[in-house]
The RNA shown here (small-subunit ribosomal RNA) has 1494 nucleotides and comes from a Rhodobiaceae bacterium. Model confidence (mean pLDDT): 84 of 100. RNAcentral holds the sequence, with entries from ENA. It matches the Rfam family "Bacterial small subunit ribosomal RNA".
RNA sequence: AAACUUGAGAGUUUGAUCCUGGCUCAGAACGAACGCUGGCGGCAGGCCUAACACAUGCAAGUCGAACGAUAAGCUUCUUCGGAAGUGGACAGUGGCAGACGGGUGAGUAACGCGUGGGGAUCUGCCCAGAGGUUCGGGACAACCAUUGGAAACGAUGGCUAAUACCGAAUAAGCCCGCAAGGGGAAAGAUUUAUUGCCUUUGGAUGAACCCGCGUAAGAUUAGCUAGUUGGUGAGGUAAUGGCUCACCAAGGCUACGAUCUUUAGCUGGUCUGAGAGGAUGAUCAGCCACAUUGGGACUGAGACACGGCCCAGACUCCUACGGGAGGCAGCAGUGGGGAAUAUUGCGCAAUGGGGGAAACCCUGACGCAGCCAUGCCGCGUGAGUGACGAAGGCCUUAGGGUUGUAAAGCUCUUUCGCUAGGGAAGAUAAUGACGGUACCUAGUAAAGAAGCCCCGGCUAACUUCGUGCCAGCAGCCGCGGUAAUACGAAGGGGGCUAGCGUUGUUCGGAAUCACUGGGCGUAAAGCGUAUGUAGGCGGAUCAAAAAGUUAGAUGUGAAAUCCCUGGGCUCAACCCAGGAACUGCAUUUAAAACUAGUGAUCUAGAAUUUGGUAGGGGCCAGUAGAAUUUCCAGUGUAGAGGUGAAAUUCGUAGAUAUUGGAAAGAAUACCAGUGGCGAAGGCGACUGGCUGGGCCAUUUUUGACGCUGAGAUACGAAAGCGUGGGUAGCAAACAGGAUUAGAUACCCUGGUAGUCCACGCAGUAAACGAUGAGCGCUAGUCGCUGGGACAAUAGUUUCAGUGUCGAAGCUAACGCAUUAAGCACUCCGCCUGGGAAGUACGGUCGCAAGAUUAAAACUCAAAUAAAUUGACGGGGGCCCGCACAAGCGGUGGAGCAUGUGGUUUAAUUCGAAGCAACGCGAAGAACCUUACCAGACCUUGACAUGGUAUGUUUGAAUUACAGAAUCGUAAUUCUUCAGUUCGGCUGGCAUACACACAGGUGCUGCAUGGCUGUCGUCAGCUCGUGUCGUGAGAUGUUGGGUUAAGUCCCGCAACGAGCGCAACCCUCAUUUUUAGUUGCCAUCAGGUUAUGCUGGGCACUCUAAAAAAACUGCCGGUGAUAAGCUGGAGGAAGGCGGGGAUGACGUCAAGUCCUCAUGGCCCUUACGGUCUGGGCUACACACGUGCUACAAUGGUGGUGACAGUGGGCAGCAAUACUGCAAAGUAAAGCUAAUCCCAAAAAACCAUCUCAGUUCGGAUUGGACUCUGCAACUCGAGUCCAUGAAGUUGGAAUCGCUAGUAAUCGUAGAUCAGCGUGCUACGGUGAAUACGUUCUCGGGCCUUGUACACACCGCCCGUCACGCCAUGGGAGUUGGUUUUACCUUAAGCCGGUGCGCUAACCGCAAGGAAGCAGCCGUCCACGGUAGGGUCAGCGACUGGGGCGAAGUCGUAACAAGGUAACCGUAGGGGAACCUGCGGUUGGAUCACCUCCUUU
Repeated sequence: AAACUUGAGAGUUUGAUCCUGGCUCAGAACGAACGCUGGCGGCAGGCCUAACACAUGCAAGUCGAACGAUAAGCUUCUUCGGAAGUGGACAGUGGCAGACGGGUGAGUAACGCGUGGGGAUCUGCCCAGAGGUUCGGGACAACCAUUGGAAACGAUGGCUAAUACCGAAUAAGCCCGCAAGGGGAAAGAUUUAUUGCCUUUGGAUGAACCCGCGUAAGAUUAGCUAGUUGGUGAGGUAAUGGCUCACCAAGGCUACGAUCUUUAGCUGGUCUGAGAGGAUGAUCAGCCACAUUGGGACUGAGACACGGCCCAGACUCCUACGGGAGGCAGCAGUGGGGAAUAUUGCGCAAUGGGGGAAACCCUGACGCAGCCAUGCCGCGUGAGUGACGAAGGCCUUAGGGUUGUAAAGCUCUUUCGCUAGGGAAGAUAAUGACGGUACCUAGUAAAGAAGCCCCGGCUAACUUCGUGCCAGCAGCCGCGGUAAUACGAAGGGGGCUAGCGUUGUUCGGAAUCACUGGGCGUAAAGCGUAUGUAGGCGGAUCAAAAAGUUAGAUGUGAAAUCCCUGGGCUCAACCCAGGAACUGCAUUUAAAACUAGUGAUCUAGAAUUUGGUAGGGGCCAGUAGAAUUUCCAGUGUAGAGGUGAAAUUCGUAGAUAUUGGAAAGAAUACCAGUGGCGAAGGCGACUGGCUGGGCCAUUUUUGACGCUGAGAUACGAAAGCGUGGGUAGCAAACAGGAUUAGAUACCCUGGUAGUCCACGCAGUAAACGAUGAGCGCUAGUCGCUGGGACAAUAGUUUCAGUGUCGAAGCUAACGCAUUAAGCACUCCGCCUGGGAAGUACGGUCGCAAGAUUAAAACUCAAAUAAAUUGACGGGGGCCCGCACAAGCGGUGGAGCAUGUGGUUUAAUUCGAAGCAACGCGAAGAACCUUACCAGACCUUGACAUGGUAUGUUUGAAUUACAGAAUCGUAAUUCUUCAGUUCGGCUGGCAUACACACAGGUGCUGCAUGGCUGUCGUCAGCUCGUGUCGUGAGAUGUUGGGUUAAGUCCCGCAACGAGCGCAACCCUCAUUUUUAGUUGCCAUCAGGUUAUGCUGGGCACUCUAAAAAAACUGCCGGUGAUAAGCUGGAGGAAGGCGGGGAUGACGUCAAGUCCUCAUGGCCCUUACGGUCUGGGCUACACACGUGCUACAAUGGUGGUGACAGUGGGCAGCAAUACUGCAAAGUAAAGCUAAUCCCAAAAAACCAUCUCAGUUCGGAUUGGACUCUGCAACUCGAGUCCAUGAAGUUGGAAUCGCUAGUAAUCGUAGAUCAGCGUGCUACGGUGAAUACGUUCUCGGGCCUUGUACACACCGCCCGUCACGCCAUGGGAGUUGGUUUUACCUUAAGCCGGUGCGCUAACCGCAAGGAAGCAGCCGUCCACGGUAGGGUCAGCGACUGGGGCGAAGUCGUAACAAGGUAACCGUAGGGGAACCUGCGGUUGGAUCACCUCCUUU
């Protein structure tokens, strides 16, 4: 010098946003366990569960220098019996130690522990000082003898020593005592120097006691206590003390939590955390408690004693049944329990302990070793080079990519391991368990050494296959229903590494209990309101003091740990040394600003005096009028009443209506008002009485007297309860009538409690401003109420109250804003995810209803607030559309055609399904088509590409055979592929073989492309920049006008732009120009019975190209002078001129895999291919779309006028002839403005005369025609005959606004043939629209929403079924605790002690003293009886939660179809309904008031 450097978030509620709020994750740690795997070493750690039971061994002994006796051995002596000495083993007496060391955490919520103090104490061994150590005595073990017992263990008699025991003496500075005085000790041993012993003083160490503070949870534990609290005296203790006893007093503890219950050894520390904290108390260390359970004492300096004693209980063992023995929570070890925790090891070599003078002995303390990846730390499993980027694997767009320099190969090294040699320190002289260990050296060969988890997001890391809501995964969100980066496998990748994951637990993140550091209008959260106790907080000035506070000093805060510096093991972990720190406590010295306390003073807070003043403030008594109802009487007659419409009901016995009178009860119109009063609930006619509070003005007085307020107390709407009254109206329940599927409702008619009064109870409401009380500060504006001042009609200003809008500020936003939800202070109450639940149990209160206090199990990953965009509403406003209305014509009835459903069938192929499927795909099913069915046949295939081999195989005709046909066999005749460089060269073709493959109208339109429908030709849909908002988003796009239109104009925090609209395109309507055949023919000429037939012409019509023309351009009116609208002129056409093409962003998982294309899956002698026949054409029935009709606006017959599209060579066909006709035969013209189809039809004329007809044409019989290989199933047409239903169509429903509807024909596509369908074309040619109330659809704005799969939404309750946890429950079982009583072991203490006794006294008798015995108090276990409390089980029963598509309704969300909700009461299958009072957290419309701007 250093001891310091500090704080991260994410996922999940929604369509999206922001907030609130929970759940979950990422981190660190562990005495851990489990799964997979496992090379080495160092350092640590290792029964958390059964304080369960324990076999076996060991864990506390030692001293002969206290003592007697003494074996073996040795020495000496010997009377040979033995004696003495030495020696040291064993046992005994005696001393010291067994109170330490070691274990465990059961108990304990306590002076137990921690910390800091205190005085009334003891302390062996140790240290220091002072002094002493004299004289005696009697025993008992061992031993001997006898004897009991199975044993354990004894009994009797006898001998004996001591540092064992006892007496006497002595007595200091010892003890007692005021004093006088009294009491009171010792031990020797061995030998020449030590060591003991006794008394005493002091110390050290250790121990005991007391006190302050700190040290869990529960109030659903609120009162506890009788030695209890204190005193006096005594006893007891080492010592204080109710520690014990006697007496006296009645105290003591408690809301600052006593008592009770539950849990727990405490601490240094450990883990986590930025910290504050939170959790924890293994290892190490300090303290405490315990030692099989309970009690007890003895000995001792020290114990009420883990390896001592006694007793009782349980258990185990031995036993000869008489009795005995035992205590691993010491070290190992065993059983058991458990997810789980080690060797019956070595050694006293070291450190430490006991004994001893010492040698030494003992020591499972300890030192070591063994086992275990249990943790921390270190090392290794090789290094370099190496591309053909090998092989293999995997993927692939088939090219390649990746594994991957990875491997192999080449070169090199040897840590660790293994083998061999050497070999410590630990030991100061000796002594080494560890240990031939650490370490060193040599050798060996890349040689022996890598796994685990993960790869959807959080969270680093992706592909293929398998599977197909299955199997499975999952920490949260969530994956899996045929293309799974989420399951399983593989390849690849990521992470960590001798480990890796999982599980469990703790802290963190979590500011999610908020001291640091949160909240309460609407998210959870302000008590319904006030008064007020304790408590908390409190105005100004001065003084002194110093409790809090601040600073310094001192003591303490054990060591270890953490941190810093340095050092030692090769490093690290680990260890050592020094420091810092230990944020605390105590003592002390100062300071005096602030707070508290003390004293004094003040007036700004508070209260008070005086004078005014407003008021539905409260209580009591009286009075009044209007109305309702009832009764009486009159008039009067048939209805009244009620509703959406009705009925129940009342009325001819006279209602309703009306007039007069009477009675009764309840409530007080107008005034009346975001006006008044009150603490809140609440209060409304008038008068009187009593009474509370407020406000204003001006003086007076007191002098902080104040604020808040846990408990407590009072008041407290409506409903409800009790007793007694009262009852007009209204009206739960109830009854009836309606409505309805039902209607326990809404509506109607009645109607009882109740509503009213008096006195009590109850104590709750959306008791709301969803906003506790008080005080101060912080722009204003405009009202209203009550006072005052100035000024006096108007006004200005001040105080108190009551409203609106707004600044700053706050808020998640909405919003609040001097009446705060702003800025601060004080006090109280309350909240901590949703549900279960304001429920259960317990307590308190109540007559009851019930109120209050108030959980848990279980379950979910959300529940919620505000705002946004949509969508929706049986919400509102505006607007449009053949949407309605006004009209015309249909459909629905009939017959037929056609499509669909259904049914049938071998098959009746498939698709399309509200609008937006159904004359749709199909612009045309006899075969084919054809996809379906039956049968037959083919298998590289009917079709494409590729290989090999062979051949040159062409085209056509005829005959015969077999067959249903495809297919096949045989024969005859004619002809012999193309190119050619002439080469069997090339191509083509055919056949055979093998394989790749072909093929599929098989599946998935919910894997897709493309195409299409629909909203909708509706007027919308968006973007850039800017601005506003935390944000989703908004603005623009809204508003005022206008339009067909988001069309245009104006305004505007918007300014612009894009896709849509419109226009540009086509066509029709007018004109001009150009052109003039195949078109046309006015003029000229020719010809014909007639005709542009011919010459000629291009004027007209027409054809088809280019132009013109229409723009609200002009005028009037209107409108903001705008956009525009309206009328008019001109014009062929007028306000988009008519029609078409053209379809924004998107919606419907709309339609199509059977047009086509295509991913995946599936079939491959078949789900492919070919063929014949059948089917798609069936037929009790139902529906859609059409045709024809029902007739006179018509039928029939006749006459023979006028179109426009189109089509034509495998064709259209004139014309002529034949046939009644369909057609046939012959045949000109035309590849088309030339020829043909081609006749237009309705029109017009005549007739029929209202009938099932001269309507209608189905059906059927017969005869034919045409197409075609073929008309049976199954074509169209013609003729003759037949002549059905049907007389205008129920409910309902469709189209159409002008050249439209209606009606009439014509053409075309497809096509051999076939349509009433479809697509086009022209002819004739209407009616009506007042208007937007209603129906349907759509657009814009706004509002509500619990919807967002978006109302075909969401969602509530009963019932039924299954599972789960829980409450009650007759009781029953057990634990724990307590009261009273009984009993009383061992034992201390006390008494007694006539039985017994060595020490002292005494000559003796005897005494002193003591022992046994006996008695007593206390007392463990035990017993009896009764309480409290906790837990288990429990027939039955209550509600609750969860569960896949169950049943009944539809209560809530929109005005949710009766607005909802709160309290209360009644009723009901159920949501719920109804009454009374309350709230807005109700939509809509109107009115009132107020505000803002001008």